[in-house]
Record summary: The RNA shown here (transfer RNA) has 72 nucleotides and comes from Sphaerobolus stellatus SS14. RNAcentral holds the sequence, with entries from GtRNAdb. The gene name in the source record is tRNA-Thr-TGT-2-1. Model confidence (mean pLDDT): 84 of 100. Taxonomically the source falls in Sphaerobolus stellatus (Eukaryota, Opisthokonta, Agaricomycotina, Sphaerobolus).

RNA sequence: GCCCGUUUAGCACAGUGGUAGUGCGUUCCACUUGUAAUGGAAAGGUCGCUCGUUCAAUCCGGGCAGGGGGCA
Numbered sequence: 001g002c003c004c005g006u007u008u009a010g011c012a013c014a015g016u017g018g019u020a021g022u023g024c025g026u027u028c029c030a031c032u033u034g035u036a037a038u039g040g041a042a043a044g045g046u047c048g049c050u051c052g053u054u055c056a057a058u059c060c061g062g063g064c065a066g067g068g069g070g071c072a
Stems, first nucleotide, its partner, number of pairs: 001071004006066002010024004018055001026042005048064005
């Protein structure tokens, strides 16, 4: 330098053109003499940035950036 794939909650990851979920973690409640375990609830996300396509984009296309791999 070229090519490929990746970027979604604090962490690990699902997800589909119609404003997003799981597990762990965090907080609260219940249970307990108390703690743990267990059960219930809640908070937490401009879906990397930007431009475009579309009535509508996390999803499709272009560019950029971060990190990963391959070739030279």